[in-house]
RNA sequence: GCCAUCUUAGCUCAGUUGGUAGAGCAAUGGUUUUGUAAACCAUAGGUCGUCGGUUCGAACCCGACAGAUGGCU
Numbered sequence: 001g002c003c004a005u006c007u008u009a010g011c012u013c014a015g016u017u018g019g020u021a022g023a024g025c026a027a028u029g030g031u032u033u034u035g036u037a038a039a040c041c042a043u044a045g046g047u048c049g050u051c052g053g054u055u056c057g058a059a060c061c062c063g064a065c066a067g068a069u070g071g072c073u
Base pairs, nucleotide, nucleotide: 001072002071003070004069005068006067007066010025011024012023013022019056027043028042029041030040031039049065050064051063052062053061
């Protein structure tokens, strides 16, 4: 330098032939307990890497850029 894949909650990841963004763990509160843990219930937490474009409508389609991983030279 070129090619491929990936970037979504604090962490690990779902979610695609475009139509209200989710799970587990972690966090916070509650119930339970003599107390703690565990268990159960609830709550909060996202401008979906950035910037543009297409569209009535974009996490999803297109382009550029940034970053990560792998491969080739």
Predicted 3D model of a 73-nucleotide RNA (transfer RNA) from a Minisyncoccota bacterium. Model confidence (mean pLDDT): 80 of 100. It was read from a public genome assembly. Rfam family: tRNA. Its family is annotated with triplet codon-amino acid adaptor activity in the Gene Ontology.